[in-house]
RNA sequence: UUCUGAUAAAGGCAAACCCGCCGAAAGGCGGGGACGCAAAGCGAACAGGCCUACGGCGUAAAGCUAUGGCGGCUGCGUUACCGGA
Numbered sequence: 001u002u003c004u005g006a007u008a009a010a011g012g013c014a015a016a017c018c019c020g021c022c023g024a025a026a027g028g029c030g031g032g033g034a035c036g037c038a039a040a041g042c043g044a045a046c047a048g049g050c051c052u053a054c055g056g057c058g059u060a061a062a063g064c065u066a067u068g069g070c071g072g073c074u075g076c077g078u079u080a081c082c083g084g085a
Stems, first nucleotide, its partner, number of pairs: 002085004012037002017032006035072001041078003046075003049070003055065003
């Protein structure tokens, strides 16, 4: 440096749910809490996928739409502890 991850060691993060706040919502932030995670650290650059629909369009009704969001959906980029090859 590259690949790899157990029956190790030291640690780390924190799902659902509850409370408070922001938001039209999806969702986010903080506290509690642990389902899990070898990048469940960071990044909506790029490529997909998914969620929401204030607003706009449209309808008899339905619905469509991202400029909003999801990195714990994936690829990807980038940084990193310990061990093995």

This is a predicted structure of an 85-nucleotide RNA (c-di-GMP-I riboswitch aptamer) from a Clostridiales bacterium.
Of the family's consensus pairs, 95% are formed in the model.
The source organism's lineage runs through Bacteria, Bacillati, Bacillota, Clostridia and Eubacteriales.
The sequence was found by an Rfam model in a public genome assembly.
It matches the Rfam family "c-di-GMP-I riboswitch aptamer". From the family's description: GEMM was predicted in a large-scale screen for bacterial structured RNA regulatory elements.